Molecule: Bacterial RNase P class A
Organism: Synergistaceae bacterium
RNA sequence: GGAGUAUCACAAACGACCGCUGCCUCCGGUUCUUUGAGCCGGGGGGAGAGGAAAGUCCGGGCUCCAAAGGGCAGGACGCUGGAUAACUUCCAGUAGGUGCGAACCUCAGGCCAGUGCCACAGAAACAGUCCGCCGGCCACAGAGCCGGCAAGGGUGAAAAGGUGGGGUAAGAGCCCACCAGCUGUAGGGUGACCUGCAGGCUAGGCAAACCCCGUCUGGAGCAAGACCGAAUAGGGGGGGAUGAGGCGGCCCGCUGACCCCCGGGUACGGUCGCUUGAACUUGUGCGCAAGCCCAAGUCUAGAGAAAUGGUCGUUCUUGACAGAACCCGGCUUACGGGAUGCUCCCCGC
Numbered sequence: 001g002g003a004g005u006a007u008c009a010c011a012a013a014c015g016a017c018c019g020c021u022g023c024c025u026c027c028g029g030u031u032c033u034u035u036g037a038g039c040c041g042g043g044g045g046g047a048g049a050g051g052a053a054a055g056u057c058c059g060g061g062c063u064c065c066a067a068a069g070g071g072c073a074g075g076a077c078g079c080u081g082g083a084u085a086a087c088u089u090c091c092a093g094u095a096g097g098u099g100c101g102a103a104c105c106u107c108a109g110g111c112c113a114g115u116g117c118c119a120c121a122g123a124a125a126c127a128g129u130c131c132g133c134c135g136g137c138c139a140c141a142g143a144g145c146c147g148g149c150a151a152g153g154g155u156g157a158a159a160a161g162g163u164g165g166g167g168u169a170a171g172a173g174c175c176c177a178c179c180a181g182c183u184g185u186a187g188g189g190u191g192a193c194c195u196g197c198a199g200g201c202u203a204g205g206c207a208a209a210c211c212c213c214g215u216c217u218g219g220a221g222c223a224a225g226a227c228c229g230a231a232u233a234g235g236g237g238g239g240g241a242u243g244a245g246g247c248g249g250c251c252c253g254c255u256g257a258c259c260c261c262c263g264g265g266u267a268c269g270g271u272c273g274c275u276u277g278a279a280c281u282u283g284u285g286c287g288c289a290a291g292c293c294c295a296a297g298u299c300u301a302g303a304g305a306a307a308u309g310g311u312c313g314u315u316c317u318u319g320a321c322a323g324a325a326c327c328c329g330g331c332u333u334a335c336g337g338g339a340u341g342c343u344c345c346c347c348g349c
Base pairs, nucleotide, nucleotide: 001345002344003343004342005341006340007339008338010336012315013314014313015312016311017310018309020048021047023045024044025043026042027041028040029039030038031037032036050321054332055331057330058329059328060327061326062221063220064219065218069252070251071250072249074217075216076215077214078213079093080092081091082090083089094108095106096105097104098103109212110211114210115209116206117205118204130153131152132149133148134147135146136145137144161179162178163177164176165175166174180202182199183198184197185196186195187194188193225272226271227270228269235262236261237260238259239258245255246254247253279298280297281296282295283294285292286291316319
């Protein structure tokens, strides 16, 4: 200098003026249930989008459905240990794989419970013999018949542990060495697992096939839901304590008087939920880490057709993706320039 890899923070900056949406405070007026609260007008102060606010894909809080309770079905997840409110997330490891490497990737339980599938080709896709090899029979050879073998050939994505040697009529874990696997055993590790020794030689793959095992799992969602205001007039039909309706798959169980349809009326308003929270910052301690304990400090949008904008000045590297809507933790996607650690290659000293 180039290429790469992991992590981190930032998201043009400063000032002036005019606006917009909440909050706090002061003054004046007014009303009431009068040390207060509401409304109207005016002054002052302070705050005001993101790392993804996005996709709405997971997990939780919160709310209602009964104190949400039991079972079945269904669904999700699936190496180990830890973190967490929880997770399909995160951290640290194990095993396998990729890369020269830093590093990265893995839907990573179980096909000796059962069932099923394995196209085409091939004799055979799970137990078999197509071409073959060897022995015997007929005097010999060939053909044929009987028997042995599974090494070689052939087919295939996959063919019965692999390679080499010994052995044999020919062969074969039949025997031996090494390697892979399995079983047993000893040691190490919390564990996944690793290492050593011994044994017998060992019957394929698919569970992102049904299934089995283990863990978790009720439903709906802030248009949840609560309150206030207005309205619910006069009606028609049907069902219901022999149980309506509800608990959003079914059963149990619980609850217990209204429910459904037609037509009509008042409305489609206001307040709360709403932002103080598994919050943030700093410090100490524990932990490899994710993170946790403790202490101190801070308050950081809360609208409801929906605010965060405009003009001007200065400076620079001329500025990407992009706009909160109940709230958090994640994941994924979009995207700009930068810093640091590490790796590889080239050049120079």